The RNA shown here (Fluoride riboswitch aptamer (crcB RNA motif)) has 63 nucleotides and comes from Candidatus Geothermincola primus. It was read from a public genome assembly, where an Rfam model found it. The coordinates come from a structure-prediction model, not an experiment, and the mean pLDDT is 78.

RNA sequence: GUAUAAAAAGGUGAUGAAGCUCACCUGAUUUGCUCGAAUGUAGCUGAUAGCUUCUACGAAAAA
Numbered sequence: 001g002u003a004u005a006a007a008a009a010g011g012u013g014a015u016g017a018a019g020c021u022c023a024c025c026u027g028a029u030u031u032g033c034u035c036g037a038a039u040g041u042a043g044c045u046g047a048u049a050g051c052u053u054c055u056a057c058g059a060a061a062a063a
Stems, first nucleotide, its partner, number of pairs: 009026005016054006032044003035040001
């Protein structure tokens, strides 16, 4: 220096934050769906991977 293995650690799960749980990835995993040949002045849902809480947004009602 290269390769392999182990350990430790890290990252990710379509829009913010925290806790808990789960799954995946090791330079990969991941970056939603529909229409369209397509790089869109197009359309739709959602702040969770799941649960709970908060924040933002939307709808309705009450004070």